Model confidence (mean pLDDT): 85 of 100.
Predicted 3D model of a 493-nucleotide part of an RNA (small-subunit ribosomal RNA, 5' domain) from Candidatus Pacebacteria bacterium CG_4_10_14_3_um_filter_34_15.
It was read from a public genome assembly.

[in-house]
Context: one part of a larger RNA
């Protein structure tokens, strides 16, 4: 010089884009954040309507009644492994490249063959019980796209190649299909494993290692494999640095730099890890699962003291911590998602508003004309000289700014459908009105005097400066520089 997720002082007029807990992976009050689907089922706690029956009649009002539009709760399907957050850990096949063969895929897409006959349950309900509660038991009745047998088997899967073995499920309905549901190939995306090579610092770390190395049977898994486990055999790694300590998510990229190279990994994207600290498994195509079970610990809250409940590294907010980082917004209109046949429900993701000159553009804060030059201050050799065309005046413009009217794109679609928003933009009127500081002026380095001070005060990046004429210290005129921002600190080229 350049850059920052910055901070600190002094100062601040506007809009656009960005971007905003770098520290205690410290604790967390409160509201949301993952539901949906009655076209799977069996029903009816709530709603609204229909019929009925009673209150004499309309009107109301009380029962019945799932009738129907829904629908609490339950069973069943699919999601919930995405999406969002964080970087503790981790020097590693975590990442990054470049290969590889023993493998898995729910929804999707193309094909190729099925969808026949049955059977026993169980929630919810009801009826009793316990228990403060969380909630548990027992008894009866009941559905299903939930569970099981039967047949059947183009193709699949085992075989010693003879032969075994194994499936499905209906709903909707305009009767015409539709959506589903089984089995198998085979693509697509996704995933899992394995290998070369690339990736800190430390030898004041020189010898590690017994499931270690390698084999052979045997388990497990989707797979390969010491992944596991009997048994054999003695192997396997290192100075091309094992092994041990420190430190640390990695990469695209970002900063600088003419590059080479060096720092760096916030925002975005791609991978990884975690989810109060720890282990475990279950379901499931997927999880060893943030907002899901179990257990053990540490805090924390209800307790009838017998025993529960809970996890913001989701969005906001809040307490601590820190030099320091925001709103307990708005709305799914878009933009993706997850569930529906479909209306559509959900969605703190996403789109928006909000608050910070954090940081980067662009704009303003006037324009023109005005005296040999007002007052004021400053100087002064007392004659002036400088601030200085600055000011005042006179004319002009409206970026801004108030105020009226108008009014979008974003919506994809003929109709509906806009949180942002009456906002962006346009007209019209009004008005110079609201809008300049900060550093620095000894050299380096642009930019100088006077007063005070008096080795005191104090200043400072380096030389240094101040002990009675200080251009260097403090105040005032003047001066230079950069400006809504100027300087100071921190840290990286």
């Nucleotide at each position: 010089g350049g850059a920052u997720g910055a901070a600190c002082g002094c100062u601040g007029g506007c809009g656009g884009u960005g971007u905003g807990c770098u520290u205690u992976a410290g604790g967390c009050a409160u509201g949301c954040a993952a539901g949906u689907c009655g076209a799977a089922c069996g029903g009816u706690a709530a709603c609204a309507g229909g019929u009925c029956u009673a209150g004499u009649u309309u009107a109301c009002u009380a029962g019945a009644u799932g009738c129907u539009g829904a629908c609490g709760a339950g069973u069943g399907g699919c999601g919930a492994a995405c999406g969002g957050g964080u970087g503790a850990g981790u020097a590693a096949c975590a990442c990054g490249u470049a290969g590889g063969a023993a493998u898995c895929u729910a929804c999707c897409u193309a094909g190729u063959a099925g969808c026949g006959g049955g059977g026993g349950a169980u929630a919810g309900c009801c009826c009793a019980u316990c228990g403060a509660a969380a909630g548990a038991u027992g008894g009866g009745a009941u559905a299903a796209u939930a569970c099981c047998g039967c047949a059947u088997a183009a193709g699949c899967c085992c075989u010693u190649a003879c032969g075994g073995g194994g499936a499905a499920a209906g709903c909707a309905u305009u009767u015409a299909u539709g959506c589903a549901c089984u089995a198998u190939u085979a693509g697509a995306g996704g995933a899992g494993c394995c290998u070369g090579c690339g990736c800190g610092c430390u030898a004041u770390c020189a010898g590690u290692u017994a499931g270690u190395u390698g084999g052979u049977g045997g388990g497990g898994u989707a797979a390969u494999g010491g992944c596991c486990u009997a048994c054999c055999a003695a192997g396997a790694c290192u100075a091309c640095g094992a092994c041990g300590g420190c430190u640390a998510g990695c990469c695209g990229a970002u900063g600088u730099g003419a590059g080479a190279g060096c720092a760096u990994g916030a925002u975005c994207g791609g991978c990884c890890a975690c989810a109060a600290g720890g282990u475990u498994a279950c379901u499931g195509a997927g999880a060893c699962a943030c907002g899901g079970a179990a257990c053990c610990u540490a805090c924390a809250c209800c307790u009838a003291c017998g025993g529960g409940u809970g996890g913001c590294a989701g969005c906001a907010a809040c307490c601590g911590g820190g030099a320091a980082u925001a709103u307990u917004g708005c709305g799914c209109a878009a933009u993706g998602g997850a569930c529906g046949a479909a209306a559509g429900u959900c969605u703190g993701a996403c789109g928006c508003a909000g608050c910070g000159a954090c940081a980067c553009c662009g704009c303003g804060u006037g324009u023109g004309g005005g005296a040999a030059g007002a007052c004021g201050c400053u100087u002064u050799u007392c004659g002036g000289a400088g601030u200085g065309u600055a000011a005042a005046c006179c004319a002009c413009u409206g970026u801004g700014g108030c105020g009226a009217g108008g009014g979008a794109u974003g919506a994809a679609u003929u109709u509906u459908u806009g949180a942002c928003a009456g906002u962006a933009c346009c007209u019209c009127g009004c008005u110079a009105g609201a809008a300049a500081g900060c550093a620095c002026c000894a050299g380096c380095u642009a930019a100088c005097c006077a007063c005070g001070u008096g080795c005191c005060a104090g200043a400072a990046g380096c030389u240094u400066c101040g002990g009675u004429a200080a251009u260097a210290c403090g105040u005032g005129g003047g001066g230079u520089g950069c400006a809504a921002g100027c300087g100071u600190u921190a840290u990286c080229c």